Context: one part of a larger RNA
RNA sequence: AUUGAACGCUGGCGGUAGGCUUAACACAUGCAAGUCGAGCGGAAACGAAGGUAGCUUGCUACCAGGCGUCGAGCGGCGGACGGGUGAGUAACGCGUAGGAAACUGCCUGGUAGUGGGGGAUAGCCCAGAGAAAUUUGGAUUAAUACCGCAUACGCCCUACGGGGGAAAAGGGGCUUCGGCUCUUGCUAUCAGAUGUGCCUGCGUAAGAUUAGCUUGUUGGUGAGGUAAUGGCUCACCAAGGCGACGAUCUUUAGCUGGUCUGAGAGGAUGAUCAGCCACACUGGAACUGAGACACGGUCCAGACUCCUACGGGAGGCAGCAGUGGGGAAUAUUGCACAAUGGGCGAAAGCCUGAUGCAGCCAUACCGCGUGUGUGAAGAAGGCUUUCGGGUUGUAAAGCACUUUCAGUAGGGAGGAAGGCGUUGUAGUUAAUACCUGCAACGAUUGACGUUACCUACAGAAGAAGCACCGGCUAACUCCGUGCCAGCAGCCGCGGUAAUACGGAGGGUGCAAGCGUUAAUC
Numbered sequence: 001a002u003u004g005a006a007c008g009c010u011g012g013c014g015g016u017a018g019g020c021u022u023a024a025c026a027c028a029u030g031c032a033a034g035u036c037g038a039g040c041g042g043a044a045a046c047g048a049a050g051g052u053a054g055c056u057u058g059c060u061a062c063c064a065g066g067c068g069u070c071g072a073g074c075g076g077c078g079g080a081c082g083g084g085u086g087a088g089u090a091a092c093g094c095g096u097a098g099g100a101a102a103c104u105g106c107c108u109g110g111u112a113g114u115g116g117g118g119g120a121u122a123g124c125c126c127a128g129a130g131a132a133a134u135u136u137g138g139a140u141u142a143a144u145a146c147c148g149c150a151u152a153c154g155c156c157c158u159a160c161g162g163g164g165g166a167a168a169a170g171g172g173g174c175u176u177c178g179g180c181u182c183u184u185g186c187u188a189u190c191a192g193a194u195g196u197g198c199c200u201g202c203g204u205a206a207g208a209u210u211a212g213c214u215u216g217u218u219g220g221u222g223a224g225g226u227a228a229u230g231g232c233u234c235a236c237c238a239a240g241g242c243g244a245c246g247a248u249c250u251u252u253a254g255c256u257g258g259u260c261u262g263a264g265a266g267g268a269u270g271a272u273c274a275g276c277c278a279c280a281c282u283g284g285a286a287c288u289g290a291g292a293c294a295c296g297g298u299c300c301a302g303a304c305u306c307c308u309a310c311g312g313g314a315g316g317c318a319g320c321a322g323u324g325g326g327g328a329a330u331a332u333u334g335c336a337c338a339a340u341g342g343g344c345g346a347a348a349g350c351c352u353g354a355u356g357c358a359g360c361c362a363u364a365c366c367g368c369g370u371g372u373g374u375g376a377a378g379a380a381g382g383c384u385u386u387c388g389g390g391u392u393g394u395a396a397a398g399c400a401c402u403u404u405c406a407g408u409a410g411g412g413a414g415g416a417a418g419g420c421g422u423u424g425u426a427g428u429u430a431a432u433a434c435c436u437g438c439a440a441c442g443a444u445u446g447a448c449g450u451u452a453c454c455u456a457c458a459g460a461a462g463a464a465g466c467a468c469c470g471g472c473u474a475a476c477u478c479c480g481u482g483c484c485a486g487c488a489g490c491c492g493c494g495g496u497a498a499u500a501c502g503g504a505g506g507g508u509g510c511a512a513g514c515g516u517u518a519a520u521c
Stems, first nucleotide, its partner, number of pairs: 001520003005517005012368006018361002020326001025324003029321003034077003039074002042070002046068002050063006084279003093204007102196002107192008115149001117147002125138005155164003169184006205251003212242003217239008254276004258269004281302005304315004332358001334357003340354001341352004371401004381392004405462001407457005415448001418444001420442008465510005470491003476505005486493002
């Protein structure tokens, strides 16, 4: 000088940050990933209007999914992001600089298409099993779900003869019902962007009281596998490969930008924020998918907890709060999607413990206040005294002012961009429809919030402590004690005049803090 600090005493306000460093210990409860009806069959609930019947004349029942909508279901996209933790890992894990043998949903640009068929299956209905979780059978049904056929500029394979391979529709407007048009999709393929996988040089803790290690091991050929290179895997062949420039083994540890310190070199460190990696009760495995071997998915095994009708089942906070435990020690079972961002959706919108805010804590940094001026009879009281006095001390009182902050009352920005409606205009088009862009106008959207800020009111009113005073080291006397009680960072104080112990008066230093302890330079 510093800290994610803790402890003791004390404590007025605000701003900005930070807040389980220990048990990757166990978790009650709530929430943290949904969304799309403009993909589909539909209609459990709610609502509006209509019809029928009953009447108590505004209610009940029923009737058209016709409308707004929508539970459950099929289907699509997203649950691989965001959020948490640092257990493991001394490693191409990370950092940096390069590389070639790759994939890449959504997005951007280009090219070519989107024709014609089929069979099912959830749901619904019927009938069962089970305590439950759940599940069985029958009948029936739809699709942007599934499967063929046709076509193929480009694409893939090729022995260059040839061979192979795709799609899905939805919505709006007009219609002479033939179709036209706009838009969002879908398929194939080329390129881009982004992301990801892989390889390499160099750097990356300690121990030699760890000296030898290795058999898919090192290399080759061939094959398999992968998006892709490769002993990645396998068959055969060769006997290699690493190591005192520290292999192997053991211990410790996430890495970095950075942070702290220091004149620097360096040393220490890796909280918050940002990048990368790893993990998700423990161990293992794959499925789906553009992407996972997947925190709030699946399966198996294990430990633990819970339910049970004993046959069988359910669970995973290292998400946000919160609980127990551990600990010197670390917060609310809060508000809102208003903003930023993300998912889905054409959009309105819905979801979002990401995020924005609020709450708690002097944990840290910064700022402000606890009054200002005047005031000598140098009051009283305290302490001290050589008894004259000295000191506390302009300190108080008194007088004259001010009102920051807190309090009360009133006013009051910015964070709001958008979205919606109307009108105009431009594009598109057969079209003055629809749709899209732009502009104007109108009514609106704020959790924080009793916001920031401003004004008024009253009254010095509500606001100072802590450590130290032998030397180092700024600051001294009296009383008590008597090697006792005690102090102490080092030197050392204390055995009857202790500036070193305890108290008092006085002083010194910091100040809403001050000391102590721990740790680093």